[in-house]
Context: one part of a larger RNA
This record gives sequence, structure tokens and C1' cells, in this order.
RNA sequence: GGCGCACGGUGGAUGCCUUGGCACUAGGAGCCGAUGAAGGACGGGACUAAGCACCGAUAUGCUUCGGGGAGCUGUACGUAAGCUUUGAUCCGGAGAUUUCCGAAUGGGGAAACCCAGCAUCUUUAUAGAGAUGUUACUUUUUUCAGUGAAUACAUAGCUGAUUAGAGGUAGACGCAGAGAACUGAAACAUCUAAGUACCUGCAGGAAGAGAAAGAAAAUUCGAUUCCCUGAGUAGCGGCGAGCGAAACGGGAAAAGCCCAAACCAAUAAAGUUUUCUUUAUUGGGGUUGCGGACAUAUCAUAACGAAGAGGUAUCGUAAUUGAAGAGGUUUGGAAAGACCCACCACAGAAGGUAAUAGUCCUGUAUGUUAAACGAGAAGACUUUAGAUAUGAUCCAGAGUACCACGGGACACGUGAAACCCUGUGGGAAGCAGGAGGGACCACCCUCCAAGGCUAAAUACUACCUAGUGACCGAUAGCGUAUAGUACCGUGAGGGAAAGGUGAAAAGAACCCCGGGAGGGGAGUGAAAUAGAACCUGAAACCCUGCACUU
Repeated sequence: GGCGCACGGUGGAUGCCUUGGCACUAGGAGCCGAUGAAGGACGGGACUAAGCACCGAUAUGCUUCGGGGAGCUGUACGUAAGCUUUGAUCCGGAGAUUUCCGAAUGGGGAAACCCAGCAUCUUUAUAGAGAUGUUACUUUUUUCAGUGAAUACAUAGCUGAUUAGAGGUAGACGCAGAGAACUGAAACAUCUAAGUACCUGCAGGAAGAGAAAGAAAAUUCGAUUCCCUGAGUAGCGGCGAGCGAAACGGGAAAAGCCCAAACCAAUAAAGUUUUCUUUAUUGGGGUUGCGGACAUAUCAUAACGAAGAGGUAUCGUAAUUGAAGAGGUUUGGAAAGACCCACCACAGAAGGUAAUAGUCCUGUAUGUUAAACGAGAAGACUUUAGAUAUGAUCCAGAGUACCACGGGACACGUGAAACCCUGUGGGAAGCAGGAGGGACCACCCUCCAAGGCUAAAUACUACCUAGUGACCGAUAGCGUAUAGUACCGUGAGGGAAAGGUGAAAAGAACCCCGGGAGGGGAGUGAAAUAGAACCUGAAACCCUGCACUU
């Protein structure tokens, strides 16, 4: 030096564990904000500095109403000083306080700062100082008052007050505006990706749609939405790549209504050929495809629904009740294990307790419960409602329907291309009317556009409660067992690592070596090769010892 074995060191794999995650289910709740939000800055503690949590100069808390019943002053040990059966700490409801920044809104500003005006009050020496309140914008929020042009009345405008808006979010779901490219077509241009991503606006707890100018073609159906099916069908398509319905049928859920107009009345103004006419406003009336008004005639007096008010039953936001072994022996440091006897069970869910507990603890099943706040059926109450016949008298949504051209959207790429939307130009009928039934025409059938509202079934989950898992178990699972921290970057932004003594600190008094670090005894403990660099403690790598060998 090599090989092998062994005691160790180093290192932190593996095993076990879980405070944290992940994916879901059921129910709830789906908004907060000028009464100043979300988010922050700065402060608030006896020792006490920082972080987290809590709070705001009334600052680790104040008031009150309930619950609860013996300890309490968070994390967080310890000391001190206190509180508490005259009911504390704690839990819940409702209030009060709530610095400064932030939409930030008196003006400014390099956020958490600087500087003001006005009114009232306090103090003072009548310089000043202080307290409270108020002062942003919106030429398109609402209402009111004052003032007031061209222009006489008036109106516009102006001023003031009042009311509303502004910002945040849940990186979700919705509607609308605007709108790519990579890619695929084995290249690429129509096409595709895709009306996707991204951007913007506006919301709501859902949104949007919605009571047929529908679907259809049979003895038809009867708002919308969603699911299944129809169906990868009919179709569209450099007929390439690809795109791709609808009705019928079966289910979920079901709910229908209101205006405009005709006509009547009132008020006001203007006009004039003055028993009026027109216009405006308000009220009545009326709302659909066998319509309504009006006129005449006949009959009838209230059902469903809707809206409103109220807040009952019930539910939620604290709680409470709650059975049965302190059984014996045994192993052990420790019994909940083993053996032997018992008991409860509407409770053998779960967690904890020195190993594995139905009967030890917290609980669980079951029953009970709210001063206050919130949610809230059903029923009752209030409001709302006529029908039929005859009549060619009147009304029934106009720059609309429709047409041409240019586009878009429909599964449908201009095609035979209907239906729907509309930029430009033209431009109806009006109930003896009009639209549709996939060019167009006829017959036939269906429906009534150019006004509006509408729950449920559907989508989603930041948040709350309860629960589940052939989900992870610290290089996994969220990036985070907490951290958007440390750190990096001028910035937008990027972004970690890091868990485990023990049942209990019983965390090693005292002695010895040493400057200390560290170690040796002693002691604790079941164990200290569990000693805080702490469970287990693999391998690489290193020292030492032994055997063999060169």
C1' cells in the first nucleotide's frame, strides 16, 4: 500500500408521524364602499425589543343584552402587580370608540406628509394657540329654490341646496363592444385555430332568453331555459383539412303580464269661421288574431294569478342534556394490550389520555333552548278583474316593413340562399290589412313585426358550516406544514430553503479538566449512542483496531 472484518465519525436516505395541502359532497351566503371600503402606515403591553394575532389616543380594550360557572391577565416560559361566586377570563347578539394614508374628496404632494379658507366655541396679552364642524369633481343623476340673455312673457344659462355616482373584488360564472397569431391543411392564399386568447364596458346572485308576425304539415303543438336523444345524422366545405345543426320524442322546472292607440274627462296654452279646434300633461279606458273602442241588446257581481303590508310556524347566529368498569390478575417506565369477569347502546363517529379505551376525558345518538339580531313559508288581510251577440264607424307601434348595393350572423364559405342584423340609397299597406312556411309564383296552412316586464329549472365559488377520499405525507402535497417572507431586479416582475428530544423538561443541581468551546463523573429518565447540532439514522467519504498479503 491492497483486500476483508469490526468499533466509531460524517452524512441525512429510509421507516413511522402530521400541525399543512389537494380533490370533492351537502347546506348557507353571494357583495363591501362618501355613515369613507378593500388594502395599508403608525401606534397601543409592568418587566418587553421585534414578529404574528387583537385593538385604535376610550388603543391586548369600552357599554349593554344573552350564554357559561372557576379560574384568568394571547402566542409565551418566568417574575411582579392585579382581576374574579357583588359571576371574572371565555362564547354569541347589538352598540360606542375607530389616529393617518388610501376612490381620498379643502389646496398641494415624493401614500401614511405639508399648507389653508369659513362658521361656532375655548383660552389669551387681543400677537397668537387650540377644539369641533365644513369646503373635491360630474356642462348628461334626481328634486327644489333664487337669479336670469338674445326677446315682452318665458326659456337657455348661472348660483345655491338636495340626492346619486366615483373605488374595491372571486385570476370564477354572465351579457355586450373590440379582436389576434402560432397551429392544422403534412407547403399556402379561401378555410382552420376562433369569435378562442388578450383588452374594454356593464352587471347580477345568478346573468342572458322569454309569453309566437313560432314550430310544423297531423285528428297538429302551444313562452323561455337546461339535460338526454335525434346525430357525428341532414348539411356546409380549396366537397381538402375540417365545420356541423334543427324539429319530433323523453325528462327538469313551470307563470304569466303591462303599455302605445281608438274613446271619455280634467287642467293649461295657442288659434279661430267660438254650442268650438289643435297641442301638451294627468286620470279613466284598453292590450289581441273569432282583438279592442264606440253604438244597440242580453246576461252576470266572483275564481285563479299578481302586487302590497305584516313577520306567524320554522331555521340560523352562544349553548345545554347525555347511558355504561376510578373491575380483578398479568407484562411493562406507563395499560387503553393479554387473560378472567361485568355493564350500556336511538350513543361501537372521531379525537385525546405514558402502547391498541363503547363504559377515563372531550364528545357522539337523542331531547331541549334565544334577551338581541338575521332569514322566513303556508294561511289569513288589503289592492287589482265582467261575459255574449250584431255593426266594412274608429284604433291596433313608419323613414318601419320591403327593395337595390356593401357587409355581418345563421352548422350553411354567394351558393338556387330563404330567415335574422344593418352602412348607403330608395320606400309601402294599414284589417277588403300584413308576415312566414329555405329562391320565386299560386293554392293552402300558421302567425300578427316595427313598445316593455317576468320567478323556477341552468353556470360559478373568494367566503361560512358540516363532512368525504383505493388523494399527498416534508425533493411529496399549494410557491408557502405558512412566505409571497428572506433574497434578486431601476422596474414590471422573479422567488426559495427550512418539520420531529421526551409520556412529562423531569432540559442535566453539585464536582473535575479547560480561557472558552467541549468533555469526564454525579443526577433525571424506560432509554441520554433520546442531551437540545436532540426519533429512526442507509450509502458515498474518513479515522482507528484486528486478520491476511506485498
The part of an RNA shown here (large-subunit ribosomal RNA, domain I) has 550 nucleotides and comes from Clostridioides difficile. Lineage of the source: Bacteria > Bacillati > Bacillota > Clostridia > Clostridioides. The RNAcentral record of the full RNA draws on ENA. The coordinates come from a structure-prediction model, not an experiment, and the mean pLDDT is 81.